[in-house]
RNA sequence: AGAGUUUGAUCCUGGCUCAGAAUAAACGCUGGCGGCGUGCCUAACACAUGCAAGUCGAGCGAGAAAGCUCCUUCGGGAGUGAGUACAGCGGCGAACGGGUGAGUAACACGUGAGAAUCUACCCUUUAGUGAAGAAUACCCUCGAGAAAUCGAGGUUAAUACUGCAUACGUCCCUUCGGGGAGAAAGAUGGCCUCUUUGCUGUCGCUGAAGGAUGAGCUUGCGUACUAUUAGCUAGUUGGUGGGGUAAAGGCCUACCAAGGCGAUGAUGGUUAGCCGGCCUGAGAGGGUGUACGGUCACACUGGAACUUAGACACGGUCCAGACUCCUACGGGAGGCAGCAGUGAGGAAUAUUGCGCAAUGGGCGAAAGCCUGACGCAGCGACGCCGCGUGGAGGAUGAAGGUCUUCGGAUUGUAAACUUCUGUUAAGUGGGAAGAAAGGCCUAUUUCUAAUACAGAUAGGAGAUGACGGUACCACUAGAGAAAGCACCGGCUAACUUCGUGCCAGCAGCCGCGGUAAUACGAGGGGUGCAAGCGUUAUUCGGAAUUAUUGGGCGUAAAGGGUGCGUAGACGGUGUGUUAAGUCAGUUGUUAAAUUCUCCGGCCUAACUGGAGGAUCAUGCGGUAGAUACUGGCGUGCUAGAGGGUGGAAGAGAGAAGUGGAAUUCUCGGAGUAGCGGUAAAAUGCGUAGAUCUCGAGAGGAACACCGAUGGCGAAGGCAGCUUCUUGGUCCAUAUCCUGACGUUGAGGCACGAAAGCGUGGGGAGCAAACAGGAUUAGAUACCCUGGUAGUCCACGCUGUAAACGAUGAUCACUAGACGUUAGUUCUGCUUUGCAGGAUUAGUGUCGUAGCUAACGCGUUAAGUGAUCCGCCUGGGGACUACGGUCGCAAGACUAAAACUCAAAGGAAUUGACGGGGGUCCGCACAAGCGGUGGAACAUGUGGUUUAAUUCGACACUACGCGAGGAACCUUACCUAGGCUUGACAUGUAUUUGACAGCUGUAGAAAUACGAGUCUUUCUGGGCUUCGGUUCAGACAGAUACACAGGUGCUGCAUGGCUGUCGUCAGCUCGUGUCGUGAGAUGUUGGGUUAAGUCCUCUAACGAGCGCAACCCUUGCUGUCAGUUGCUACUUCGUAAGAAGGCACUCUGAUGGGACUGCCUGGGAAACCAGGAGGAAGGUGGGGAUGACGUCAAGUCAUCAUGGUCCUUAUGCCUAGGGCUACACACGUGUUACAAUGGCCAGUACAAAGGGCUGCAAACUCGCAAGAGUGAAGCUAAUCCCAUAAAGCUGGUCUAAGUUCGGAUUGAGGUCUGCAACUCGACCUCAUGAAGUUGAAAUCGCUAGUAAUCGCGUAUCAGAACGACGCGGUGAAUACGUUCUCGGACCUUGUACACACCGCCCGUCACACCAUGAAAGCUGUUUGUACCCAAAGUCAUUUUAGCUAACCCGUAAGGGAGGCGGAUGCCUAAGGUAUGGAGAGUGAUUGGGGUGAAGUCGUAACAAGGUAGCUGUAGGAGAACCUGCGGCUG
Repeated sequence: AGAGUUUGAUCCUGGCUCAGAAUAAACGCUGGCGGCGUGCCUAACACAUGCAAGUCGAGCGAGAAAGCUCCUUCGGGAGUGAGUACAGCGGCGAACGGGUGAGUAACACGUGAGAAUCUACCCUUUAGUGAAGAAUACCCUCGAGAAAUCGAGGUUAAUACUGCAUACGUCCCUUCGGGGAGAAAGAUGGCCUCUUUGCUGUCGCUGAAGGAUGAGCUUGCGUACUAUUAGCUAGUUGGUGGGGUAAAGGCCUACCAAGGCGAUGAUGGUUAGCCGGCCUGAGAGGGUGUACGGUCACACUGGAACUUAGACACGGUCCAGACUCCUACGGGAGGCAGCAGUGAGGAAUAUUGCGCAAUGGGCGAAAGCCUGACGCAGCGACGCCGCGUGGAGGAUGAAGGUCUUCGGAUUGUAAACUUCUGUUAAGUGGGAAGAAAGGCCUAUUUCUAAUACAGAUAGGAGAUGACGGUACCACUAGAGAAAGCACCGGCUAACUUCGUGCCAGCAGCCGCGGUAAUACGAGGGGUGCAAGCGUUAUUCGGAAUUAUUGGGCGUAAAGGGUGCGUAGACGGUGUGUUAAGUCAGUUGUUAAAUUCUCCGGCCUAACUGGAGGAUCAUGCGGUAGAUACUGGCGUGCUAGAGGGUGGAAGAGAGAAGUGGAAUUCUCGGAGUAGCGGUAAAAUGCGUAGAUCUCGAGAGGAACACCGAUGGCGAAGGCAGCUUCUUGGUCCAUAUCCUGACGUUGAGGCACGAAAGCGUGGGGAGCAAACAGGAUUAGAUACCCUGGUAGUCCACGCUGUAAACGAUGAUCACUAGACGUUAGUUCUGCUUUGCAGGAUUAGUGUCGUAGCUAACGCGUUAAGUGAUCCGCCUGGGGACUACGGUCGCAAGACUAAAACUCAAAGGAAUUGACGGGGGUCCGCACAAGCGGUGGAACAUGUGGUUUAAUUCGACACUACGCGAGGAACCUUACCUAGGCUUGACAUGUAUUUGACAGCUGUAGAAAUACGAGUCUUUCUGGGCUUCGGUUCAGACAGAUACACAGGUGCUGCAUGGCUGUCGUCAGCUCGUGUCGUGAGAUGUUGGGUUAAGUCCUCUAACGAGCGCAACCCUUGCUGUCAGUUGCUACUUCGUAAGAAGGCACUCUGAUGGGACUGCCUGGGAAACCAGGAGGAAGGUGGGGAUGACGUCAAGUCAUCAUGGUCCUUAUGCCUAGGGCUACACACGUGUUACAAUGGCCAGUACAAAGGGCUGCAAACUCGCAAGAGUGAAGCUAAUCCCAUAAAGCUGGUCUAAGUUCGGAUUGAGGUCUGCAACUCGACCUCAUGAAGUUGAAAUCGCUAGUAAUCGCGUAUCAGAACGACGCGGUGAAUACGUUCUCGGACCUUGUACACACCGCCCGUCACACCAUGAAAGCUGUUUGUACCCAAAGUCAUUUUAGCUAACCCGUAAGGGAGGCGGAUGCCUAAGGUAUGGAGAGUGAUUGGGGUGAAGUCGUAACAAGGUAGCUGUAGGAGAACCUGCGGCUG
């Protein structure tokens, strides 16, 4: 720091997602050790049990027991225990410490400032501490009660209580002289003393002053979301009197006044403890508030006070409520949000541990006691940090695994093995620091009368450890006990095999999986991190995706429909003053911890100690300064703004009047059969007289020409003419007036097309709805005929539009060119005027810089700056719901969420497409000739059938195609019989020396069996008794194993080959240039061509593959050659012929020839038209030749081949059958339907081929097919196939199902072949079907072509009407490019890119999801009014009660005071009534979203087939249609 994802590709906009860091975490897999931290985020849910606040005998009185010892009359007693324990009175503490975050949006918190206060214990100072009195608890006795507990009587003490005395301070009053009020407690040491008394130390007590600490109060500023919460407030705001408090204050009360708060957000609602900090971030920010620290609030829920220095009190009290427990039913008890622990909830959070040794706290004079604060330990990888799981050597690169191209590679120096070390863990032994105070002793010193006591200093001895025999150290043995998790398609480091087969599954996003998955699962390998690793959740970041730093608004989301204007914001120029903002100095504060730097301590680190700085609320406060800028105040100016004066133009607005043309209607005349309407029609009108035409009249609406990117207006909008009323604008002013009066503008007010609404008019034309006619599959439309609201007027309402320049207003600046409107001014001229220049104000086109994603904008900015307002933040849901405001209604304005998708979108590019446009070509159409489609047959295909009818090919581009030839074979199919290393190949091992052939039997054959015959194989070496034997090799057989084999599958895994677009003229590249880029240019334009052929122009210049040419053939010709060809000429011969000959023909080798070369015309050229010559003329004719690519086109059955399947069968052999079936349909052909013909007879002329497993003459036989021959000739320019046919000549038939046509069938034959039954061809005789020129539709062909005629060849034993070739005869027509089909180029639109066989909209049907409405129902919360009113404070009380202290009194008694009671105010809980808010639920219902293959149509995208969109209104199954107005997107 970025990356992935919209597209065929591009740039942009824009969302979604990822990589990082973090956490009080949880879950999955795994888990060695230690240190330091940390651990109920949920139910402020309920709690068993134990503990968490006591202490003081030096304040007080009382005062045991067990045990032990002694005595004893055995009953007991004494001592000790012990002035101990327990309990009580009293003092201090219990308001700290500890927990939690429910409430609280607040002076609660943070920060700064302040005044009207209190403060126990502590410190300092000062003054005191006198003398009396009356009770009471404990205890004892009695009583009540289940208990808790309580009552009565009696006894007693105090640092408990109550008077009195005194009063330096204090408080109150004051006439400032004074007067009044108000206190205390002792304890314990020492000395002295006969005792009392006294003196003195320490600790206490009382009054007062000051300090310190802590607390209360006030206030500036800061502190969440919400306006779909806009008004709130009666103690409310202020004053006075009074009360109350420690203290100011409506804090409370009486009276008076009517205030106070609020758009700078009051009030209400929702959420939340706040902060130091913590996380993240470059920062600004954003998020967060667990642990630690500060602060607040709370303690079962609600209320209340008491005590106290301090509480309205977590482990206190009272009351009410809910809950739990005990009960003898009468009553009682309780409060873990203290530490442990339990249940519950939850994804989830620990031990009912040890100790007061340390630190801190309470009490105490102290020892000491208490302390779940705290210190430790336990549990949890929850986090951070550290260590280890070994180090070195070690190649046969072991085995095993995996992969493999079978060679090897990899795991991998990894292991084994050798050697070394010894952390941690284990064992043995040792073993800290944390502990030093206090207390004790000694010494010195201070206080003192004092050697007491106490304090200070110094020294000394001894004691005290929960952790813990822990940390740490040494030794022993021993590599021994210690590695996992995630990932490996891209982002993102890391790849292979197998399994699976849109299944199972994965997935953060894009997306993987449908038989070769680097994406699923497993293995191997690898990558990353590591005692952890992943996942999930959350926060910040990336995200400049809320933009202060740091975004935008013409078309992507986004400028308000327009103006006027309030608050607010901003504001020209000079000068003076002020010092609020601003700047800088100094100062106070901003707690500590944290963060940063340095130094140190634990072995290191985490952790932690010290010092320092920074930082922080970038803050706040004080103080002395500065004055440029902004602000305030004062005073000027004229450049902004406005006014005056003089001119100008205009569909600017309102009102009244008026004019002609046209439509319609009415009346009259004239006139006759149609009119009207459409693509074509029909409905409609018309003989009752229409349309047409002439005249007259009525009525309403709109204003032709002028008329215009002309004018005016803020926008909407405004158009005949005249008059009246009226708004704004522009120009000039040798500068007349005012003097900043300005700009913008949230709310607010006004205007605001069309449609629509209300009331009343009006109504000619037009025209939603509606009706009819057409069109159509349908046609609720488009078209036609009618037609009502409405359109018009008046007065109201509505308030919206593509209300658009899709561009807010104002000001300033920044090149120009050309138009046009309205002025002013100057110059010239031919002067009612024209032309030119200058300058203002409008309105247009082009364009520089600049801007923009691009398109484009460009002084009328979308450029450069300034001010103010409005608006946007992914698509859909949604211009919606709910709520509110407005409206008569329709509806308008404001405006969400759930849910869902990974896109939606803008501009431009290349293609493709268009029922868009232009240009051009092609037997594409047209013009012609002949066919197909009808018949019969042949052949192929589909279908059907079958045991099998093997397989493939399916628009053009399958169908006489693979097959150029199925009787067996072929053959792949079926049935049956057989074989299993196999019919075929290679290798290894073992074994044999044969196997095969001929013949016989069985059998359909394959095959099997036996016998006979035949041969016991060959080469080399050794041994040899020459018989043989052995070794090695070859060959052959058998057995076994590897393997063979497969026309089995996949042409969508492939190679090769082929078809098609198309022999169409295209397809590209290098460099350069243009563009951000995809791309463009070149290749476009103007001409021309068969052609991207050539010329020209040209930011292009060149080049490649195609075109053309080179090749073959054919047409003319030269040369060479001359047999098997030829024969003009010569000779011979009766002739046939022969010999010469090579001129000609021909053959076949090599040349020539044609190039727009020449001429005329046109043209810039290319080239075109015509002509000459020529055998041939403009690529002469034909062939071969097929660019980049397209169709997952065809072929695994030509061949090759990956994968997969079969292996006594899906392989191999054999026989027979089938591929030849046959209600039918289609394609391709053949033969015909006849006289341009059939038949008969005669007669003429080819080319190209083939021939030894062959072609076969001649001759003979047969009607013929054919047969015969010891068959001539020929391995071919020699011989043969082999007569060419149509043609020509002559004859016959005479329009008919025929002398046409030949199918079918019968009989008889021939040939091939082992074999013609299924299933061959041919011949003869006989038979003689359909068919009389073929509907819709459709095919071929442009010249030696079509048509027609025959000939040959391949395949092949035989078997063409097919295929491939050959020649003979030999036409017609083409005006032309409107249309059909296909193609090429340019251009245009596009929502298409699988590319129109595209995309895509809505209803309906089904499933699921969230949501609105809804009669209601159920909780929650809150307001108001009223009722009842506990406890309690306060007030009042002449209240039949009780009452020690003080007063009076000898006493009795009384008084004062108190307790209790009563009354009143306030008031929790409760109740009644009535509102609000929010939540849940609800029959039914509305729309919405989502969902591989449902239904109906086809609305949109191309002119999308009626241009689309839009506001409004009506209509309709649905998309939609129609009317009115608007927009161009």
The RNA shown here (small-subunit ribosomal RNA) has 1529 nucleotides and comes from an uncultured bacterium.